Two RNAs folded together computationally: RNase P RNA and transfer RNA, 437 nucleotides in total. The prediction has a mean pLDDT of 77. Rfam match: Bacterial RNase P class A. Rfam classes the family as a ribozyme.

C1' cells in the first nucleotide's frame, strides 16, 4: 500500500418562536424539567406477572438433542469436541439413533438389498466333435463377478500372488470394525494387539431413546360507577332417596360443567346454551425503580457472577415526541414506543476505531 | 396490542405416501358453422407453484427463514 477476516461504535448537530404528553411549581397570569430505537419491527424462542383449580396422574401432541458452563429461563449466549470451507485470519453445521422394527428408492438397468449375470471372461470337471492318441476345437451342463454398461446410489480401494476364468480365496498398504490401557471432568483424541470385512441410503418418513411443556394472554386481571329491564325464537336438562302439602332442606353424583384433544380424579351441582330485539360501552389501575443502567474493583480462558460507589433516563389511551425560521457540516439510512424483560431473525445510507491474515515492497 | 390462517395459469380452484410430463373450468387467440354476432364445435398459446435457503437421487408437497394477505378477541 493494496485485499481480506472478526469485533465494537456513531447513524446529523445549535438557536428562536408556537404546539403536543408527563411530571413538579405556581401569586392561578404563568414557570421549570424530561420526551422514541439499534433495531421500538417480526412475533420466532425463553420467562416475569395475571386470570383459569396449588397446576394433580396417564395417553396422545408439541418442541429441543454432540459435551461441559452460564442464566430467571431458553432453540440464546460462553469454552470445548467432531465433520465440512478458505493458502490463512477466520467461517459454517436441525450433530442422538438405520448392528429394535416398519416402509420408501420414479426412470434407467441383468440387479435396489441376506441384489444379479445383458455384454463379457472361463469352460478345469461331466458330455459333445476331430485326432497323427501327444493334443486340439466349439460351448451343452456349469463355474466366475475382474472389465464394459445403467444409475444419485451396484455389497471395501491399489497392487501382488493365485486360478480354468476369477473373487478377501491369500499376503502388503489404505480403509473399516472391535478393542486391554493411556489422557480428558466429559464430548472425545490416541492406542498396544486382535478381525478378512460383516454393518449402503433414507429418522427436516414412521419410529426408538433421553430432556423439557397444564391452559390462555394486559383486548391477562382488579376496583368503582352504570347496565345486565321487560319481550320473542329455537335447543337441552330439571335423576334418585329422607323430611315435608308444597316452596324449601340434607344426602347421593346419573346426565351436565370447569382442565377449548382424550381417559382417571378433583371440584361445582340447577338450570344453560345460541339467535333477535333492547341496554351499557365512563372512571381508575395494572403502568413503568427493573432478573435497570453505568463506573471502579475481584473471581473465571469466556459467557457471567459477587462487592462498592453514582444515576433514574417516555408512559399516551383515538393514543404525545410535531411545525416555521434561520445558520454549519461529511446533506442525514431503515423505520417509531403500547405490560415489562433476556435472545433470534430481518431491514439499514454513509463515517469512525481496534485486533488480525494473505500478497507485495522498503528498512 | 394479541391469536389463528392463506398464498399453484389473467380469475376462480386441484394436485394421493415426494417420483418422470403440474392439471380442470371460465377468460385468451386461431380455424369451422353463419350474410354476421352469439351460442356451438375442434386446435392452440399461458406457470419464477409468493420469495431466499436447507433435507433428499429427487421438493408444488417436508423443514427453517422472510414478504404479502385474510378473519378473529375489549
Nucleotide at each position: 500500500a493494496u485485499c481480506g477476516u472478526g469485533g465494537g461504535c456513531c447513524g446529523g448537530g445549535g438557536u428562536g418562536c408556537c404546539g403536543c404528553u408527563g411530571u413538579c411549581u405556581u401569586u392561578c397570569g404563568g414557570g421549570g424539567c424530561a420526551g422514541a430505537g439499534g433495531a421500538a419491527a417480526g412475533u420466532c424462542c425463553g420467562g416475569a406477572c395475571u386470570c383459569c383449580a396449588u397446576a394433580g396422574g396417564g395417553c396422545a401432541c408439541c418442541a429441543g438433542g454432540c459435551c461441559a458452563g452460564c442464566u430467571a429461563a431458553c432453540g440464546a449466549c460462553u469454552g470445548g469436541g467432531c465433520g465440512g470451507g478458505g493458502c490463512g485470519a477466520c467461517c459454517c453445521g436441525a450433530c442422538g439413533g438405520a448392528a429394535a422394527g416398519u416402509g420408501c428408492a420414479a426412470c434407467a438397468g441383468a440387479g435396489a438389498a441376506u441384489a444379479g449375470a445383458c455384454c463379457g471372461c472361463c469352460g478345469a470337471u461331466g458330455g459333445c466333435c476331430c485326432u497323427u492318441c501327444g493334443g486340439g476345437g466349439a460351448u451343452c451342463a456349469g463355474g466366475c463377478a475382474a472389465g464394459g454398461g445403467u444409475g444419485a446410489a451396484a455389497c471395501g480401494g491399489u497392487g501382488g500372488g493365485g486360478u480354468a476364468a476369477g473373487a478377501g480365496c491369500c499376503c502388503a498398504c489404505c480403509g473399516c470394525c472391535g478393542g486391554a490401557c493411556c489422557g480428558g471432568u466429559a464430548a472425545c483424541g490416541g492406542g498396544a494387539c486382535g478381525g478378512g470385512c460383516a454393518c449402503g441410503g433414507u429418522a427436516a418418513a414412521c419410529c426408538c431413546c433421553c430432556u423439557g411443556g397444564g391452559g390462555a394472554g394486559c383486548a391477562a386481571g382488579a376496583c368503582c360507577a352504570a347496565a345486565u329491564a321487560g319481550g320473542c325464537u329455537g335447543g337441552c336438562g330439571u335423576g334418585c332417596c329422607a323430611c315435608a302439602c308444597a316452596c324449601g332442606u340434607g344426602g347421593u353424583g346419573a346426565g351436565g360443567a370447569u382442565c377449548g384433544g382424550c381417559c382417571c380424579g378433583a371440584u361445582c351441582g340447577a338450570g344453560c346454551c345460541a339467535g333477535c330485539g333492547g341496554g351499557u360501552a365512563g372512571g381508575u389501575u395494572g403502568c413503568u425503580g427493573g432478573a435497570g443502567g453505568u463506573c471502579g474493583u475481584c473471581g473465571g480462558c469466556g459467557a457471567c457472577g459477587g462487592c462498592g460507589g453514582c444515576c433514574c433516563a417516555a408512559g399516551a389511551g383515538g393514543a404525545a415526541u410535531g411545525g416555521c425560521a434561520c445558520c454549519c457540516c461529511u446533506c442525514g439510512a431503515c423505520a417509531g414506543a403500547a405490560u415489562c424483560c433476556g435472545g433470534c431473525u430481518u431491514a439499514c445510507a454513509g463515517g469512525c476505531c481496534c485486533a488480525c491474515c494473505g500478497c507485495g515492497g522498503c528498512c | 396490542g394479541g391469536u389463528u390462517c392463506c398464498u399453484u395459469a389473467g380469475c376462480u380452484c386441484a394436485g394421493u405416501u415426494g417420483g418422470u410430463u403440474a392439471g380442470a373450468g371460465c377468460a385468451u387467440c386461431u380455424g369451422a358453422c353463419u350474410c354476421u354476432u352469439a351460442a356451438u364445435c375442434a386446435g392452440a398459446g399461458g406457470g419464477u407453484c409468493c420469495u431466499g435457503g436447507g433435507u433428499u437421487c429427487g421438493a408444488g408437497u417436508c423443514c427453517c427463514a422472510g414478504a404479502g394477505g385474510a378473519a378473529c378477541c375489549a